[in-house]
RNA sequence: GCACCCGUAGUCUAAUGGAUAGAACGAAGGCCUCCGACGCCUUUAAUGCAGGUUCGAUUCCUGUCGGGUGC
Numbered sequence: 001g002c003a004c005c006c007g008u009a010g011u012c013u014a015a016u017g018g019a020u021a022g023a024a025c026g027a028a029g030g031c032c033u034c035c036g037a038c039g040c041c042u043u044u045a046a047u048g049c050a051g052g053u054u055c056g057a058u059u060c061c062u063g064u065c066g067g068g069u070g071c
Stems, first nucleotide, its partner, number of pairs: 001071007010025002013022001018055001026044006048064005
């Protein structure tokens, strides 16, 4: 330099054009306990960036940034 793949909560990850972007771990609060742990309940927080297509984009297209693989 060329080609391909990936980028979504603090972390790991689901969602092949349509409902309020779902779950696990974590964190905070509560219940429980003499205190803590376990357990249970609630809350918390996300689509790399900029455009385009579309009634509607995490998804499709272009560019760009970052990471990975091959040559």
Transfer RNA from a sheep gut metagenome, 71 nucleotides, folded computationally. Its Rfam family is "tRNA".